[in-house]
The part of an RNA shown here (small-subunit ribosomal RNA, 5' domain) has 484 nucleotides and comes from a metagenome. The full RNA is in RNAcentral, with records from SILVA.
Context: one part of a larger RNA
RNA sequence: GGACGAACGCUGGCGGCGUGCUUUACCCAUGCAAGUCGGACGGGGCAGCAAUGCCCAGUGGCAGACGGCUGAGUAACACGUGAGUACCUAUCGAUUAGUGGGGGAUAGCCAUUCGAAAGGGUGGGUAAUACCGCAUUCGCUCGCUCUUAUGGGGUGAGGAAAGCAGAGAUGCGCUGAUUGAGGGGCUCGCGGCCCAUCAGGUAGUUGGUGAGGUGACGGCUUACCAAGCCGAUGACGGGUGGCUGGUCUGAGAGGAUGAUCAGCCAGACUGGGACUGAGAGACGGCCCAGACUCCUACGGGGGGCAGCAGGGGGGAAUCUUGCACAAUGGGCGAAAGCCUGAUGCAGCGACGCCGCGUGAAGGAAGAAGGGUUUCGGCCUGUAAACUUCUUUUGAUGGGGACGAUAAUGACGGUACCCAUCGAAUAAGCCCCGGCUAACUACGUGCCAGCAGCCGCGGUAAUACGUAGGGGGCGAGCGUUGUCC
Numbered sequence: 001g002g003a004c005g006a007a008c009g010c011u012g013g014c015g016g017c018g019u020g021c022u023u024u025a026c027c028c029a030u031g032c033a034a035g036u037c038g039g040a041c042g043g044g045g046c047a048g049c050a051a052u053g054c055c056c057a058g059u060g061g062c063a064g065a066c067g068g069c070u071g072a073g074u075a076a077c078a079c080g081u082g083a084g085u086a087c088c089u090a091u092c093g094a095u096u097a098g099u100g101g102g103g104g105a106u107a108g109c110c111a112u113u114c115g116a117a118a119g120g121g122u123g124g125g126u127a128a129u130a131c132c133g134c135a136u137u138c139g140c141u142c143g144c145u146c147u148u149a150u151g152g153g154g155u156g157a158g159g160a161a162a163g164c165a166g167a168g169a170u171g172c173g174c175u176g177a178u179u180g181a182g183g184g185g186c187u188c189g190c191g192g193c194c195c196a197u198c199a200g201g202u203a204g205u206u207g208g209u210g211a212g213g214u215g216a217c218g219g220c221u222u223a224c225c226a227a228g229c230c231g232a233u234g235a236c237g238g239g240u241g242g243c244u245g246g247u248c249u250g251a252g253a254g255g256a257u258g259a260u261c262a263g264c265c266a267g268a269c270u271g272g273g274a275c276u277g278a279g280a281g282a283c284g285g286c287c288c289a290g291a292c293u294c295c296u297a298c299g300g301g302g303g304g305c306a307g308c309a310g311g312g313g314g315g316a317a318u319c320u321u322g323c324a325c326a327a328u329g330g331g332c333g334a335a336a337g338c339c340u341g342a343u344g345c346a347g348c349g350a351c352g353c354c355g356c357g358u359g360a361a362g363g364a365a366g367a368a369g370g371g372u373u374u375c376g377g378c379c380u381g382u383a384a385a386c387u388u389c390u391u392u393u394g395a396u397g398g399g400g401a402c403g404a405u406a407a408u409g410a411c412g413g414u415a416c417c418c419a420u421c422g423a424a425u426a427a428g429c430c431c432c433g434g435c436u437a438a439c440u441a442c443g444u445g446c447c448a449g450c451a452g453c454c455g456c457g458g459u460a461a462u463a464c465g466u467a468g469g470g471g472g473c474g475a476g477c478g479u480u481g482u483c484c
Stems, first nucleotide, its partner, number of pairs: 001484004006480005013356006019349002021314001026312003030309003035062003040059002043056005069267003079191007087184003092180008100134001102132002109124006140158008163172003193239003200230003205227008242264004246257004269290005292303004320346001322345003328342001329340004359389004369380004394421006403411001428473005433454003439468005449456002
């Protein structure tokens, strides 16, 4: 000098764009943050004479594995980069073959009953795109077999399905298979912290065989066999730490860093576990244990803001319990549409960057006041007054968007435009001994104080305090902290 997610002191007019718990991954009142489908299903309610329409708990489907938050843990194939393959993939695209015929339940409901509640028990009866057989099998899986063999042929066994809407045409679905796209799993080469005052570490340990397990390779697991494997090119141990694109600085090399935004990983009160599912070992799912907390009729139950707001606590320090689904995107739905604290906006904070303003021109050998003086004067100083002018900003009134290809605008009567008014509403902070731009007077008297370094102050202090003057930056200016 530059930089900052900054803080503190003094000061503070406006706008645009950003940005805002770095500390206790500490604890949380309240509201909201994931639903949707009646064109899968039986039923209940309401309106209606009816046809029919609307609403609803339950069964069922899809979604809740995304989006959002945080950085605790992790020195690891976690991440980055480049390869690889023994694997999986709902929805979507392409291609292909099917969708025949049956059955038994169960929730809701009704009856009854237990409980303070949360929530159950028993009996009856009911539907389906819920569940289960049967039939069929171009592909598919497995076995056998032939073969000019990552492939092809033959043969045997196994193994599917669901309907709904429509007058219909047809549309949307359902089942098997191949393939694509996108997504994921796994493996490997290389790369990136500190400590040797950590020097030896290791028994499923290293390899093999058989078996099991997985979607898949594999000591992943297990039995047996062998005795290996890693290590000064730093094993093992300890400390610290999410990684990266990037960001800051620097001429570069490098150093430091990993807020916001983007990619990946990890976590969801603490520890453990599986279930469902294409996908989770699942933030707003389940079970167990623990700590904490709430309700209770004392028998027993409920909860998890590292989602958005908001509260307590901690701290030098970090915001509104706002508006809207109008846009973008997401879930569901045939659609209308519903949901969406994602998102779009608004609010608060000079926290940062950028822009604008606080007036412009004229105006005396120069008012008053103030300061100083060698008492002549000099400085403040064209500064003010005064004259002329302008209206950014502001106030008032009027018009009024783009964002929305037909409708639909939270923002918003906002931005912007026009008219009227009136210099009107708007300047501070730090410094003036040298480094370092800027000097005098008074007060004080090694006191009070200053200070980044050198150093000032003990009676004329340009270094302390005040004043006048001056210098610097300017809605900021200084200080502190950290990095280069």
Its Rfam family is "Bacterial small subunit ribosomal RNA".